This is a predicted structure of a 92-nucleotide RNA (c-di-GMP-I riboswitch aptamer) from a Deltaproteobacteria bacterium. The coordinates come from a structure-prediction model, not an experiment, and the mean pLDDT is 89. It matches the Rfam family "c-di-GMP-I riboswitch aptamer". From the family's description: GEMM was predicted in a large-scale screen for bacterial structured RNA regulatory elements. Rfam links the family to the GO term cyclic-di-GMP binding.
[in-house]
RNA sequence: GCCUGAAAAAGGCAAACUAGCCGAAAGGAUAGGACGCAAAGCCACUGGCCUAAGUCUCGAUGAUAUCGGGAUAAGGUAGCAGGGUUGCCGGG
Numbered sequence: 001g002c003c004u005g006a007a008a009a010a011g012g013c014a015a016a017c018u019a020g021c022c023g024a025a026a027g028g029a030u031a032g033g034a035c036g037c038a039a040a041g042c043c044a045c046u047g048g049c050c051u052a053a054g055u056c057u058c059g060a061u062g063a064u065a066u067c068g069g070g071a072u073a074a075g076g077u078a079g080c081a082g083g084g085u086u087g088c089c090g091g092g
Base pairs, nucleotide, nucleotide: 002092003091004090005089012037013036017032018031019030021028022027035079041085042084043083045082046081047080048077049076050075054072055071056070057069058068059067060066
C1' cells in the first nucleotide's frame, strides 16, 4: 500500500419511543433511551424515496379575497443505494 471482518481488546455511534425547542411540512437539534451499525465518521455529486411553504395551473365564487384538486425542490434523507473523502483494532 492492497484485500478482509471469524474470534478478541480498547473504545465509538444510537433506531423506535418520550419531553420541550426550531420548521409550512418532510425533517432537524438537545436530553433521556438502545433497534441496530466496521465507517450508522464527513460530503446531497448520481439514482431513489419523503415533503410542497412559495410558484404555476385547474375548479368553486361577484371577486386579485377565501376554499379545494393537480404539477413542481430552490427543502429534506449520508440509518435507501452508488460515488467521493478521512479513519481505530484484528487477520491475510